[in-house]
Bacterial RNase P class A from a Rhodospirillaceae bacterium, 415 nucleotides, folded computationally. Its mean pLDDT, the model's own confidence on a scale to 100, is 75. Its Rfam family is "Bacterial RNase P class A". By type it is a ribozyme.

RNA sequence: UCAGUCGGCCGGAUGGCCGCCUUCCGGCAAUGGGGAAACCCGCCGGGGGGAGGAAAGUCCGGGCUCCACGGAAGCACGGUGCCGGGUAACGCCCGGCGGGGGCGACCCCAGGGAAAGUGCCACAGAAAGCAAACCGCCGCCGGCCUCGGCCGGCCGGCAAGGGUGAAAGGGUGCGGUAAGAGCGCACCGCGCCCCCGGCGACGGGGGCGGCAUGGUAAACCCCACCGGGAGCAAGACCGAAUAGGGGUGGCACGGGCGGGCGACCGUCCAAGCGCGCUUCCGCGCCGCCGCCCGGGUUGGUCGCGCGAGGCGUCCGGCAACGGACGUCCCAGAGGAAUGGCCAUCCCCUGGAUACCGUCCGGCUCGCCGGAUACGGUCCGGUGGACAGAACCCGGCUUACAGGCCGGCUGACGCC
Numbered sequence: 001u002c003a004g005u006c007g008g009c010c011g012g013a014u015g016g017c018c019g020c021c022u023u024c025c026g027g028c029a030a031u032g033g034g035g036a037a038a039c040c041c042g043c044c045g046g047g048g049g050g051a052g053g054a055a056a057g058u059c060c061g062g063g064c065u066c067c068a069c070g071g072a073a074g075c076a077c078g079g080u081g082c083c084g085g086g087u088a089a090c091g092c093c094c095g096g097c098g099g100g101g102g103c104g105a106c107c108c109c110a111g112g113g114a115a116a117g118u119g120c121c122a123c124a125g126a127a128a129g130c131a132a133a134c135c136g137c138c139g140c141c142g143g144c145c146u147c148g149g150c151c152g153g154c155c156g157g158c159a160a161g162g163g164u165g166a167a168a169g170g171g172u173g174c175g176g177u178a179a180g181a182g183c184g185c186a187c188c189g190c191g192c193c194c195c196c197g198g199c200g201a202c203g204g205g206g207g208c209g210g211c212a213u214g215g216u217a218a219a220c221c222c223c224a225c226c227g228g229g230a231g232c233a234a235g236a237c238c239g240a241a242u243a244g245g246g247g248u249g250g251c252a253c254g255g256g257c258g259g260g261c262g263a264c265c266g267u268c269c270a271a272g273c274g275c276g277c278u279u280c281c282g283c284g285c286c287g288c289c290g291c292c293c294g295g296g297u298u299g300g301u302c303g304c305g306c307g308a309g310g311c312g313u314c315c316g317g318c319a320a321c322g323g324a325c326g327u328c329c330c331a332g333a334g335g336a337a338u339g340g341c342c343a344u345c346c347c348c349u350g351g352a353u354a355c356c357g358u359c360c361g362g363c364u365c366g367c368c369g370g371a372u373a374c375g376g377u378c379c380g381g382u383g384g385a386c387a388g389a390a391c392c393c394g395g396c397u398u399a400c401a402g403g404c405c406g407g408c409u410g411a412c413g414c415c
Base pairs, nucleotide, nucleotide: 001411002410003409004408005407006406007405008404009403010402012345013344014343015342016341017340018339020050021049022048023047024046025045026044027043028042032041033040034039052386056397057396059395060394061393062392063391064231065230066229067228077227078226079225080224081223082096083095084094085093086092097111098109099108100107101106112222113221117220118219119216120215121214134162135161136158137157138156139155140153141152142151143150144149170188171187172186173185174184175183189211190209191208192207193206194205195204196203197202235302236301237300238299245293246292247291248290249289250288251287254269255268256267257266258265259264272285273284274283275282309328310327311326312325313324314323315322316321346384347383348381349380350379351378352377355376356375357374358371359370360369361368362367363366
């Protein structure tokens, strides 16, 4: 210098003018305004605060609230799944282990169990699970023969080679054999046992076993651990008219039956009214007025931000994180404020220019000549991302113009 990898951070700045939300102070305004009530509210001046790293997706874990619940265990359902640690908790984070990828820094893994059982293994292929003979190799028998072989057999042996496939019953090599084969041996792999190291996952070593046990559990399943349900439209409080419920007072009130001494109550009719204009028929309603009580709806207030809080220093720890001390108070809310314009700067980008820098040459050594759009300079840009809190917090995931800082790796060059 180029290429790469990991981690952290910012995500426009300053000023002016005009606004918006919230809160506090002072003054003015009232016997005020809105509203049924609950409750809410004005004008002037001034001060404080006012989005994010993801406020997003709503995928996990909690706080909080209500509901349910005597304890424990089990069943069902759902989730998690190497080890150790962190945390309020987690499916998150940190440090390791194992496997895979990369020259490397580093990255990726849904990473318990496949000799408990069941299922599945598409296509291709002869055969995909009590393995298998398509091509092939070897032997035997028969025939032909130009003696190299060739053809045939409902014959036999073989898992070496070819071919299919994601996967074909350990791998490599030597021996062995008619050809072959863990058939034998060595090494590797695998299983079991022992020893050593490590808290552990696991690693190292030794011995035995000739290989039995293909893959698949984000298939059922087995094992271990975890898990009540719903969510701020949670929930608490205040609280109209109208309708409906209960109580009570007054007035009115046809008949039958039943109950009661009675006021009256229940029931069945009649009359009246309504549904569709009339009759029949069917269905429904059937005292009126006043006062009081309680529940609910519209509405209002709270919940609502001092919190697993932010920042700084020191200490412990490899780290995640924890502790001590100091300091700060920092949006709240409802279909929703946090904005707009201008100027200067910053960044990005298009163009112009040899005026300055830069590079080359020359000499009278501060000038001359030339090159160059790399930087400055000048003019310009419907250029400055993703995106908007809504009860709160810890994570994860996803989106993001542009930029800054640091660690490390590889290649090349120079000393």